Source information: The part of an RNA shown here (large-subunit ribosomal RNA, domain I) has 531 nucleotides and comes from a Bacteroidia bacterium. Its Rfam family is "Bacterial large subunit ribosomal RNA". Its mean pLDDT, the model's own confidence on a scale to 100, is 86.

Context: one part of a larger RNA
RNA sequence: GGUGUACGGGGGAUGCCUGGGCAUCUGGAGGCGAAGAAGGACGUGGCAAGCUGCGAAAAGCUUCGGGGAGACGCAAGCAGUCAUAGAUCCGGAGAUAUCCGAAUGGGGCAACCCAUCCCGCAAGGGAUAUCCCAGCAAUGGGAGGCGAACGCAGGGAACUGAAACAUCUAAGUACCUGUAGGAAGAGAAAACAACAGUGAUUUCCCAAGUAGUGGCGAGCGAACGGGAAACAGCCCAAACCGGAGUGGUUACGGCCACUACGGGGUUGAAGGACCACAGGAAGGUUCAGGAUUUGAAGCCGAAGACCGUUGGAAAGCGGCACGAGACGGGGUGAUAGUCCCGUAGGCGUAAGAAGUCUGAAUCUGGUGGGAUCCUGAGUAGGGCGGGGCCGGAGAAACCCUGUCUGAAACUGGCGGCACCAUCCGCCAAGGCUAAAUACUCCCAGAUGACCGAUAGCGCACAAGUACCGUGAGGGAAAGGUGAAAAGCACCCUGCAUAAGGGAGUGAAAAAGUACCUGAAACCGUACACCU
Numbered sequence: 001g002g003u004g005u006a007c008g009g010g011g012g013a014u015g016c017c018u019g020g021g022c023a024u025c026u027g028g029a030g031g032c033g034a035a036g037a038a039g040g041a042c043g044u045g046g047c048a049a050g051c052u053g054c055g056a057a058a059a060g061c062u063u064c065g066g067g068g069a070g071a072c073g074c075a076a077g078c079a080g081u082c083a084u085a086g087a088u089c090c091g092g093a094g095a096u097a098u099c100c101g102a103a104u105g106g107g108g109c110a111a112c113c114c115a116u117c118c119c120g121c122a123a124g125g126g127a128u129a130u131c132c133c134a135g136c137a138a139u140g141g142g143a144g145g146c147g148a149a150c151g152c153a154g155g156g157a158a159c160u161g162a163a164a165c166a167u168c169u170a171a172g173u174a175c176c177u178g179u180a181g182g183a184a185g186a187g188a189a190a191a192c193a194a195c196a197g198u199g200a201u202u203u204c205c206c207a208a209g210u211a212g213u214g215g216c217g218a219g220c221g222a223a224c225g226g227g228a229a230a231c232a233g234c235c236c237a238a239a240c241c242g243g244a245g246u247g248g249u250u251a252c253g254g255c256c257a258c259u260a261c262g263g264g265g266u267u268g269a270a271g272g273a274c275c276a277c278a279g280g281a282a283g284g285u286u287c288a289g290g291a292u293u294u295g296a297a298g299c300c301g302a303a304g305a306c307c308g309u310u311g312g313a314a315a316g317c318g319g320c321a322c323g324a325g326a327c328g329g330g331g332u333g334a335u336a337g338u339c340c341c342g343u344a345g346g347c348g349u350a351a352g353a354a355g356u357c358u359g360a361a362u363c364u365g366g367u368g369g370g371a372u373c374c375u376g377a378g379u380a381g382g383g384c385g386g387g388g389c390c391g392g393a394g395a396a397a398c399c400c401u402g403u404c405u406g407a408a409a410c411u412g413g414c415g416g417c418a419c420c421a422u423c424c425g426c427c428a429a430g431g432c433u434a435a436a437u438a439c440u441c442c443c444a445g446a447u448g449a450c451c452g453a454u455a456g457c458g459c460a461c462a463a464g465u466a467c468c469g470u471g472a473g474g475g476a477a478a479g480g481u482g483a484a485a486a487g488c489a490c491c492c493u494g495c496a497u498a499a500g501g502g503a504g505u506g507a508a509a510a511a512g513u514a515c516c517u518g519a520a521a522c523c524g525u526a527c528a529c530c531u
Stems, first nucleotide, its partner, number of pairs: 001530009015516001016480002020451002022448007029440002031146002039100003042055003046078002050074002061094006070082003105114003115128005130143005150181001151179005161168001165215001191198002202229005212220002233432003236376001240263003244259006268410001270375004274369004282364009292354003298347003304320001306319004321338002323327001329341003381405008391417001412427005467474002487515001490502004
């Protein structure tokens, strides 16, 4: 030095565990904010560094409801208090709520500095930003900022693919901006269809990877129709009528124009105005009140204190009972239907919500006539240039429009994929509209051939912490004594508050806080053998 055996040190794998996480489903909620948010700074405890709570009324104050014996957060201790005259705790509604922050009196290097006016003896309190709307003004109302995804709109790439690359693709994606809602957008035919018909929109399944499109490459990719979900339809402009204001004109009787307002009216088998006739019924919406349902914390809730046995401990094993609308689950010194919390089942109300009845307000109708009037104009359409559709300019309809143009008026107009005719469908150039659909920062519940501490969220723990970076930003490690602290009184060795040996606790200390189990690397001690 090596090998082997035994016993240790070291280390923290493995097993077991879980207060955390992940995913899906169901229901809820879908906003907060000048009445000062989100997020912070600084404070706040008898002793108080961190977290949590709270705000100079500061781990809290008031009130109502629940609850019923302990309580003064995590978190022990000392000191001191509170509580059956109902505390702590839980829920509802309030009060208080420093300073910064949209931050808003002015300023500013956020949490700081400096004002003016009013009220008040004082302490102190209040007002004073900007923009928009209304108004002559005084003044009144609104906005602003934050928030995970989902929506709509305005802009809008490249890598990539085409085995290179330019049309094309990626993709109207990523990203930027604006803005809204609990959803948004769309939506009540100038639609489809095809000689038969359908009857707003949206979403899903099929049609169909079809018809098409395409350096006819790579690729892109409908609709009709069928089936389902959900269903809901309405209001203006105009004609005409009315009163009001302003202006013009007048022969002072009026007349005309314009403006805003009220009535009227809303359509394509055209409809309406206008004239004539008849005159009435059922519903919709909003508000108020009452019964009802739902609704916070919460309440009741069966049956073994059974006997024996092993054990530190019974819930194990043996025996005898009992409940079950409850044998889902968790806890209790090992594995408990009957010990505890619960579970099935039942009960309970405040704010609020739903909803029916009653009352009030408001909205909505018919027939005929066919002379006259109305029915959305820089619009439809066209040229040029682009864009959108399955359609890349093509024979290219349809939709949008930067630019130049530019109709008709119901004997009217648009469409049916160039264009024309016939035929058919529809009524543009104003607006609103629930549901079916999308999403989940958040709340509650349930579930898992999801994870189990190098896994699962980055975080099971003082985690977006420590730490790194000028900054944008990056970003950890770290769980487990025991049933219970019973956390080792006392003695000894020792410089010792190190460490260890006794003693004691405990089932166990080879469970001693560097604490369950305790693998390997690595380091030793003893013995045997080999060199």